RNAcentral holds the sequence, with entries from ENA. Predicted 3D model of a 72-nucleotide RNA (transfer RNA) from a Nannocystaceae bacterium. The same sequence occurs in records of 2 taxa. It matches the Rfam family "tRNA". Its mean pLDDT, the model's own confidence on a scale to 100, is 81.
[in-house]
């Protein structure tokens, strides 16, 4: 140095324009003699960073930056 793929809560992993699913794990609360286990709630203005299009951008351009992978 070219090209592919991916980077979203603490961990996993959905979303492919119209304002962020779920699961585990964390808080609280029912239950229980007291736990466990179940059962409710709650838990992303910030989507790797900048810019740029759009009425609107995790999404689409474009750089940059981790990772992983084919080529040479």
């Nucleotide at each position: 140095g070219g090209c592919c793929u991916g980077g979203u809560c603490g961990c996993c992993a959905a979303g492919u324009g119209g304002u962020a699913a779920g699961g585990c794990a964390g808080a609280g609360c029912u239950c229980u003699g007291c736990a466990a286990a179940a059962g409710c709630u709650c838990c992303a203005c910030g989507c790797g960073c900048c810019g740029g299009u759009u009425c609107a951008a995790a999404u689409c351009c474009g750089g940059c930056c981790c990772a992983g992978g084919c080529c040479u």